The prediction has a mean pLDDT of 88. A computed fold for a 333-nucleotide part of an RNA from a Deltaproteobacteria bacterium, annotated as large-subunit ribosomal RNA, domain IV. NCBI's taxonomy places the organism under Bacteria, Pseudomonadati, Myxococcota, Myxococcia. The RNAcentral record of the full RNA draws on ENA.

[in-house]
Context: one part of a larger RNA
RNA sequence: CCCUCCUAAAGGAACUCUGCAAAAUGGCCCCGUAACUUCGGGAGAAGGGGCGCCUCGCGCGCCCUACGCAAGUAGGGGAAGCGAUCGAGGCUACAAACAAACGGGCUAAGCGACUGUUUAACAAAAACACAGGUCUCUGCGAAGGGGAAACCCUACGUAUAGGGGCUGACGCCUGCCCAGUGCCGGAAGGUCAAUGGGAGAGCUGAAAGGCUUGAACUGAAGCCCCGGUGAACGGCGGCCGUAACUAUAACGGUCCUAAGGUAGCGAAAUUCCUAGUCGGGUAAGUUCCGACCCGCACGAAAGGCGUAACGACUUAGCCGCUGUCUCUAGGAG
Numbered sequence: 001c002c003c004u005c006c007u008a009a010a011g012g013a014a015c016u017c018u019g020c021a022a023a024a025u026g027g028c029c030c031c032g033u034a035a036c037u038u039c040g041g042g043a044g045a046a047g048g049g050g051c052g053c054c055u056c057g058c059g060c061g062c063c064c065u066a067c068g069c070a071a072g073u074a075g076g077g078g079a080a081g082c083g084a085u086c087g088a089g090g091c092u093a094c095a096a097a098c099a100a101a102c103g104g105g106c107u108a109a110g111c112g113a114c115u116g117u118u119u120a121a122c123a124a125a126a127a128c129a130c131a132g133g134u135c136u137c138u139g140c141g142a143a144g145g146g147g148a149a150a151c152c153c154u155a156c157g158u159a160u161a162g163g164g165g166c167u168g169a170c171g172c173c174u175g176c177c178c179a180g181u182g183c184c185g186g187a188a189g190g191u192c193a194a195u196g197g198g199a200g201a202g203c204u205g206a207a208a209g210g211c212u213u214g215a216a217c218u219g220a221a222g223c224c225c226c227g228g229u230g231a232a233c234g235g236c237g238g239c240c241g242u243a244a245c246u247a248u249a250a251c252g253g254u255c256c257u258a259a260g261g262u263a264g265c266g267a268a269a270u271u272c273c274u275a276g277u278c279g280g281g282u283a284a285g286u287u288c289c290g291a292c293c294c295g296c297a298c299g300a301a302a303g304g305c306g307u308a309a310c311g312a313c314u315u316a317g318c319c320g321c322u323g324u325c326u327c328u329a330g331g332a333g
């Protein structure tokens, strides 16, 4: 010096990205417990008191008697036993849950409903899953999947079933656009291959004929076309003017579009400018909480906004407690 431990005056987070680590809390009995809530919970909320031994009292238990089928009721007895179902007095230590095992707590916010699952060996999470919701395919030799096939899974199932996609408890909800793309529907029309067809044309032959070429017409799906469809892929404007202070613009004009973002939320896990502005908390707060709304670039199942409970999640604050620190020191292995 390093590792693993123990202790510490005064202060008590001043440490630090962060109370990381450590300290503290800790058992049982009694009292007592808020907001909120899906009425289950939140709760061990929080916050208090008690705990050993001796004596006495009281009670239980036990025994006896009477009544009774019994349970039990009444009276009596006193040896052991039991008693946070108890009370009073006393005794000893610094200390009575005497060691060990053994929750620190509270407030507010974000995300995810929850218990679960995960990167075996740097990530346990707000990621995955999940019940629930919804769309879609599938009538059974199902759809879908494996296989070259036979065949198999699905399923010895049958639409209250099975496959696929998205969303993700619950509550309140889920707006507008079908122009493009996709999907679904459409016995017309256009286009369209082989095939069928053969007007005609060419070569050859004396000819019959042979060999080529070939217009109209016939011809499926597809595409075009006509519709539908958003919990399908997706999308959801600009400029100018206007009110008797100013400012702002309920109002008007104009251009473009398939339609111009509804509700709700909003400097947000999203806000560049930004440490926005105001309020709260601090002596002092780029973080945090509550508001505002000028949303660079929220927004409704790639769901929107809430939400009790839950979380080795993330953020901010407070109490307790401490060698984290002021600032180190002593000791053990």
Base pairs, nucleotide, nucleotide: 003333004332005331006330007329008328010326011325014324019321027051028050029049030048031047036041038169052091053090054089055088056087057086058083059082060081062077063076064075065074066073067072092096104319105318106317107316108315109314110313111311112310116128117127132167133166134165135164136163137162138161144153145152146151170306171305172304173303175236176235177234180233181232182229183228184227185226186225189224190223191222196217200213201212202211203210204209237255238254239253240252241251264298265295276292277291278290279289280288